[in-house]
RNA sequence: GGGGCUUUAGCUCAGUUGGCUAGAGUGCCUGUCUGGCAGACAGGAGGUCAGGGGUUCGAAUCCCCUAAGCUCCA
Numbered sequence: 001g002g003g004g005c006u007u008u009a010g011c012u013c014a015g016u017u018g019g020c021u022a023g024a025g026u027g028c029c030u031g032u033c034u035g036g037c038a039g040a041c042a043g044g045a046g047g048u049c050a051g052g053g054g055u056u057c058g059a060a061u062c063c064c065c066u067a068a069g070c071u072c073c074a
Stems, first nucleotide, its partner, number of pairs: 001073007010026004019057001028044006050066005
């Protein structure tokens, strides 16, 4: 220098060929049960979907560029 893959909640990850207002587990906060801790149950907060641009009525999803990580070739 070139090719491929990955980037979504604090963390680990889903998201079915573009379509409701973006989800799960875990963690965090609150409440109930318990003498207390732990634990169980219920509720809640938390996201510019890596960044920018484009296509479209509509983009996490398609296209282009950039950044970071992994990997292959040179």

This is a predicted structure of a 74-nucleotide RNA (transfer RNA) from an uncultured Clostridia bacterium. It matches the Rfam family "tRNA". By type it is a transfer RNA.